c-di-GMP-I riboswitch aptamer from a Nitrospirota bacterium, 78 nucleotides, folded computationally. The coordinates come from a structure-prediction model, not an experiment, and the mean pLDDT is 88. The sequence was found by an Rfam model in a public genome assembly. The model forms 100% of the base pairs in the Rfam consensus. It matches the Rfam family "c-di-GMP-I riboswitch aptamer". Its family is annotated with cyclic-di-GMP binding in the Gene Ontology. Taxonomically the source falls in Nitrospirota (Bacteria, Pseudomonadati).
RNA sequence: UUUCCGAAAAGGUAAACUCCGGGUAACCGGGGGGCACAAAGCUGCGGGUCCUCAAUGGAGGAUGGCCGGGCCGCCGAA
Numbered sequence: 001u002u003u004c005c006g007a008a009a010a011g012g013u014a015a016a017c018u019c020c021g022g023g024u025a026a027c028c029g030g031g032g033g034g035c036a037c038a039a040a041g042c043u044g045c046g047g048g049u050c051c052u053c054a055a056u057g058g059a060g061g062a063u064g065g066c067c068g069g070g071c072c073g074c075c076g077a078a
Base pairs, nucleotide, nucleotide: 005076006075012037013036017032018031019030020029021028022027035065041071042070043069045068046067047066048063049062050061051060052059053058
């Protein structure tokens, strides 16, 4: 220095719910809130699930806190 791993420390994020706003919707943004998270950071590449339009050929969208992959990253005990 790197990988595995996850004690401690410093911090970080923010579920459900709620208010406001956007969207046909799934859902998203901001405020409150705090269930949890060592990648709950980013990425829609693969799968799953959800929504819309169709109708059996499918097309578009959403979800990264459903899983896998990729990229980047704080700390350093056993």